[in-house]
RNA sequence: CGCUGAAUCGUGCUCGUCACGAAUCGGGGACCCGUUGUUGUUGGGGUGAAUCCGUGGAUACCCCUAUCCGCGGUAGGGCGAUCUUUCCCGUCCGAAUCCGUCAGCUAACCCGGUAAGCGGAACCGGAAGGA
Repeated sequence: CGCUGAAUCGUGCUCGUCACGAAUCGGGGACCCGUUGUUGUUGGGGUGAAUCCGUGGAUACCCCUAUCCGCGGUAGGGCGAUCUUUCCCGUCCGAAUCCGUCAGCUAACCCGGUAAGCGGAACCGGAAGGA
C1' cells in the first nucleotide's frame, strides 16, 4: 500500500489495547401478521459465506443412531486492476464461536461488537447492459 471482514473515524485526559462521540454491524423486545403437528428434551436459539450429502476409521451402543478425525462433493461466500448488474470460465474458502432451557416477526425502548487474518513483483479471464 492492497485484500477478506461491521470491525472505521474523531475528541479528551490520568496515555490505558481508557473514556466519550460519530459512523457501522448484530441481538433482545408489542400491536398487526405468521406459527399453532413438536409444547412437556432426540433441548432450542444466535453471530458468520461457512450448510447439507456420501464415504473410511475411532468411540459410545445389541441394533438403529450419535459424536470426533480424515477424504470426496455441495448450499453459500471472496478474488480475477474505474465502479456496477446478470451469466459463463478459472481459482481460493466452505472455519470458528456464543447464549444456557430462553428468543417468529416487531414501533417505542433496551443490550452488545468495531476483532482477527492474508498478500506485495507477477499478476490483469470472457459475454451482454448501466454509470